A computed fold for a 463-nucleotide part of an RNA from an uncultured organism, annotated as small-subunit ribosomal RNA, 3' major domain. It matches the Rfam family "Bacterial small subunit ribosomal RNA". RNAcentral holds the full RNA, with entries from ENA and SILVA.

[in-house]
Context: one part of a larger RNA
RNA sequence: UGACGGGGACCCGCACAAGCAGUGGAGCGCCUGGUUUAAUUCGAUGAUCAGCGAAGAAUCUCACCUAGGCUUGAACUGUAGCUGCACGCCCACAGAAACGUGGGAAGCCUUCGAGGGUGCCACAGAGGUGCUGCAUGGUUGUCGUCAGCUCGUGUCGUGAGAUGUAGGGUUAAGUCCCACAACGAACGCAACCCCUACCCAGUGUUACAUAUUUCUCUGGGGACUGCCCUGCCCAAGCGGGGAGGAAGGAGGGGACGACGUCCAGUCAUCAUGUUCCUUAUGUCUAGGGCUACACAGACGCUACAAUGGGCGGUACAAUGGGCAGCCAAACCGCAAGGUGGAGCUAAUCCCAUCAAAACUGUUCUCAGUUCGGAUUGUAGGCUGGAACUCGCCUGCAUGAAGUCGGAAUUGCUAGUAAUCGCGUAUCAGCAUGGCGCGGUGAUACGUUCUCGGGUCUUGUACA
Numbered sequence: 001u002g003a004c005g006g007g008g009a010c011c012c013g014c015a016c017a018a019g020c021a022g023u024g025g026a027g028c029g030c031c032u033g034g035u036u037u038a039a040u041u042c043g044a045u046g047a048u049c050a051g052c053g054a055a056g057a058a059u060c061u062c063a064c065c066u067a068g069g070c071u072u073g074a075a076c077u078g079u080a081g082c083u084g085c086a087c088g089c090c091c092a093c094a095g096a097a098a099c100g101u102g103g104g105a106a107g108c109c110u111u112c113g114a115g116g117g118u119g120c121c122a123c124a125g126a127g128g129u130g131c132u133g134c135a136u137g138g139u140u141g142u143c144g145u146c147a148g149c150u151c152g153u154g155u156c157g158u159g160a161g162a163u164g165u166a167g168g169g170u171u172a173a174g175u176c177c178c179a180c181a182a183c184g185a186a187c188g189c190a191a192c193c194c195c196u197a198c199c200c201a202g203u204g205u206u207a208c209a210u211a212u213u214u215c216u217c218u219g220g221g222g223a224c225u226g227c228c229c230u231g232c233c234c235a236a237g238c239g240g241g242g243a244g245g246a247a248g249g250a251g252g253g254g255a256c257g258a259c260g261u262c263c264a265g266u267c268a269u270c271a272u273g274u275u276c277c278u279u280a281u282g283u284c285u286a287g288g289g290c291u292a293c294a295c296a297g298a299c300g301c302u303a304c305a306a307u308g309g310g311c312g313g314u315a316c317a318a319u320g321g322g323c324a325g326c327c328a329a330a331c332c333g334c335a336a337g338g339u340g341g342a343g344c345u346a347a348u349c350c351c352a353u354c355a356a357a358a359c360u361g362u363u364c365u366c367a368g369u370u371c372g373g374a375u376u377g378u379a380g381g382c383u384g385g386a387a388c389u390c391g392c393c394u395g396c397a398u399g400a401a402g403u404c405g406g407a408a409u410u411g412c413u414a415g416u417a418a419u420c421g422c423g424u425a426u427c428a429g430c431a432u433g434g435c436g437c438g439g440u441g442a443u444a445c446g447u448u449c450u451c452g453g454g455u456c457u458u459g460u461a462c463a
Base pairs, nucleotide, nucleotide: 001463002462003460004459005458007457008456009455010454011453012452013451015447016446019412020411021410022409023408026302027301028300029299031297032296033295034293035292042053043052064288065287066286067285068284069283070282077124078123079122081120082119089104090103091102092101093100108116109115127277128276130275132273136271137270138266139265140264141262143260148187150185151184152183153182154163155162156161167178168177169176193254194253195252196251198221199220200219201218202217204215224248227242228241229240230239231238232237304405308364309363310362311361312360313359314358320351321350322349325344326343330339331338332337371402376397377396378395379394380393381392382391418440419439420438421437422436423435424434
C1' cells in the first nucleotide's frame, strides 16, 4: 500500500422488513447430470451453466455411428504433358443411393497468336466443426450504471509511498459547496442521441368525415427548484406548502458499461500462430443417432375449481407480417381443413368481423365432480420426395395423478406485480421457449437483523 476480521462509524440496493403472486408436492414440456448405446456429436458447469450456443435435429442441417464409394479430390489457384476430343443430355442394366457398366443423339469458340474453355494424367498447393480460448485477434458475461480509477507539476517522506481523492455539509453520483500544501487535468457521473406524455406550425397519399377533430410525417416549443410562502442554512442544497402547467424537482423508458477482476466463456460464427491427419481426422451417399430411461437437478406450462366450468348473447385494442407471399366473398365438411378465385408489391387488399379476459342470461351445487386433462384406442386433415424410429392439428371414445404442496426458496414498488389475449423472427411443416404489443389492474412507504456494495477508521502471526 492492499486484502481480510464472527472490529467500529456512516450510507445505499426488492437486501431485509410489510405485502402480492409463485417455485419446492402432481401431470406434461424443455434443458442438464447420470446411466445405457454401434452412436446417443461438441461446447457451456457457484453467483456469471442448465427453454444456454440452437431465431426452430424427420432427410438436409451434422460435426456422431454403421455400411458402401472417391483419392489433385465436393469447392479454389497454378505448372508440364496428352486429346482437339469434351462437360453435360437421353436410354438400359445392377444397386439403398453415391457410384459403376453398356448403348445413343448432338458435338468446341477464336481477333487464326497453339490464344481461350473443357476433359484425362502427373505435380505444387487443396481440405479438416481435428488439438490447444493456458499462444491470440475479435466478441461476450460478471462485479456494476457500482462511483470510482488515474495523471502532470508542486509539497511531505531515507524509502515503499502519501497528498491531491482526507475533513464539514449535500447528492442518484469523486454531484456540487465550504474548507484545506496543494493547483490543475484525463477516463468515468451528468448532458449531448432515440422513444414516450403536452402544445404550435407546416404536411394530407390510401387515413378522418364536416369539425377545424382523429390519425400520418417533418420541424420547432416546453421544465430550469425558473417564481412565491415557510423551516434548516456561510454556501451548495434539503424538507413542507402554493401558483402556473400536459408534465415538478433526473417526468417515464431505452441506448450508452471507467481503470480493472475472474489465466471467466468462445479455435464449433469468423479470423489466426503452433501442432496433428493426407487412399484420411479430407470428401460423396444411404440408413440410424442427436428424440434412449431405474433415477437426480434447473426452468416453464396446465391444474387441483364456484372470484369457477359449460352453453348462448353483447362490446372494446395495439404492435406487426405479406408476391415461390397474405389470401376475401361464396360453397362443402361436426372440425382440422378443402374447393374457389376477388383484391393487394399494401395507412388502399389480406392475415383479421382482427382479440381474450370483461359485461350479461342460463345451467352445474362442492363431488375426484359437467373440476382436471395425462395416457391409450380409432377415424381423419395438413406440410413435405418421405411423418416407422421422430411432426403438428381435428373428431369420437378413454378419463391417470392432482383437493393448494415439508425443509427451503424466487420475482416484484406503478400502468409495476398478477392476469388476459394478439403479433412476429426462425420456419416447407413444427413453441408451453425468445422478442414485442396492447386489455384489466393491486399490496407496501421502515433500516434492528440477513446478503451484496461504497467511503472513512482500527487490528493483523496474510501478500